[in-house]
Context: one part of a larger RNA
RNA sequence: UCCUCAUCAAGGAACUCGGCAAAACAGCGGCCGUAAGUUCGCGAUAAGGCCUUCCCCGCUUAGCGGGGACGCAGCGAAAGACCCCUGGCGACUGUUUAUUUAAAACACAAGUCCCUGCAUAACUGGUGACAGGAUGUAUAGGGGCUGACGCCUGACCAGUGCCAGAAGGUUAAGGCUGCCGGUUUUCCAGCUUUUUAAGUUGGAAAGCUGAGUGGCUGAAGCCCUGGUGAACGUCGGCGGUAACUCUGACCGUCCUAAGGUAGCGUAACCCCUUGUCGGGUAAGUUCCGACCCGCAUGAAAGGCGUAACGACCAGGGGACUGUCUCGAUGAGGAGCCCG
Numbered sequence: 001u002c003c004u005c006a007u008c009a010a011g012g013a014a015c016u017c018g019g020c021a022a023a024a025c026a027g028c029g030g031c032c033g034u035a036a037g038u039u040c041g042c043g044a045u046a047a048g049g050c051c052u053u054c055c056c057c058g059c060u061u062a063g064c065g066g067g068g069a070c071g072c073a074g075c076g077a078a079a080g081a082c083c084c085c086u087g088g089c090g091a092c093u094g095u096u097u098a099u100u101u102a103a104a105a106c107a108c109a110a111g112u113c114c115c116u117g118c119a120u121a122a123c124u125g126g127u128g129a130c131a132g133g134a135u136g137u138a139u140a141g142g143g144g145c146u147g148a149c150g151c152c153u154g155a156c157c158a159g160u161g162c163c164a165g166a167a168g169g170u171u172a173a174g175g176c177u178g179c180c181g182g183u184u185u186u187c188c189a190g191c192u193u194u195u196u197a198a199g200u201u202g203g204a205a206a207g208c209u210g211a212g213u214g215g216c217u218g219a220a221g222c223c224c225u226g227g228u229g230a231a232c233g234u235c236g237g238c239g240g241u242a243a244c245u246c247u248g249a250c251c252g253u254c255c256u257a258a259g260g261u262a263g264c265g266u267a268a269c270c271c272c273u274u275g276u277c278g279g280g281u282a283a284g285u286u287c288c289g290a291c292c293c294g295c296a297u298g299a300a301a302g303g304c305g306u307a308a309c310g311a312c313c314a315g316g317g318g319a320c321u322g323u324c325u326c327g328a329u330g331a332g333g334a335g336c337c338c339g
Base pairs, nucleotide, nucleotide: 001334002333003332004331005330006329007328008327010325011324014323019320029051030050031049032048037042039148053069054068055067056066057065058064059063070074075080082318083317084316085315086314087313088312089310090309094106095105110146111145112144113143114142115141116140123132124131125130149305150304151303152302154235155234156233159232160231161228162227163226164225165224168223169222170221174217175216176215177214178213179212180210181209182208183207184206185205186204187203188202189201190200191199192198193197236254237253238252239251240250263297264294275291276290277289278288279287
């Protein structure tokens, strides 16, 4: 000096990101008593107060020893919460990063949308046979999103997606039918030659063939016509205006598919920002209540509330303390030095 413990005058969170750690109170008993709020179940052991063997004697007196009394039992075994106020998030119990994150993340009951009518359902695994779904059948099964409950969930279908439609346009392979080129065979005509033959030029027919070239026909799709937001998504700008000033119910104009409704709002969202006002403190970048031109809130990527719940996050108070002012001492152990 370090580690693990123990104790401390006065003060009592002044420590610190933060009461982290420690301490203290209390201890699922008995009696009394118990608020706001509330989904009437809770909150709640709320909080808080008292009791927790009794009597006598002695002593070295928080107690111990001896004697006696009551009850089955002394919170009569063990184990067994510090408390309160306010706000955020998530309804809750649950689940999770085995080995740095337990949470506001996941799940959840519930809501809603889409698919599925069953001989091979939809969907999933498998190349396949087949299997799961399911020895189930739309009050069933699969998928997406939201996430108890309460009050609600606004506008836009122009773009994208999905669904429905079929008049027209476009559109493949294929099918039918031409043309062109190459080539084979046969035939016809001309020319040449060693004229029953061969060569060569042209034509016709038949066959084969070409990554060749046209015409007609030819689905879905796309274009097109509608629908659809708890589908992907989106939800304006400028100028002026009231008898002080300010503000702008109001007016004009441009653009748009439509221009953000209710609610909430300096917020887990606000850059400016420690916004402004109020509360709490002697003093408050945090906190609570308001305000609102919101850089860049907003309604199932749900909006706003909400009792209960939480090893969650934030602020405050009581109790308590070596966290601190500010350090000291002791016990055991380790390191280092000496022997």
Predicted 3D model of a 339-nucleotide part of an RNA (large-subunit ribosomal RNA, domain IV) from a Minisyncoccales bacterium. It matches the Rfam family "Bacterial large subunit ribosomal RNA". Taxonomically the source falls in Minisyncoccales (Bacteria, Bacillati, Minisyncoccota, Minisyncoccia). The prediction has a mean pLDDT of 82.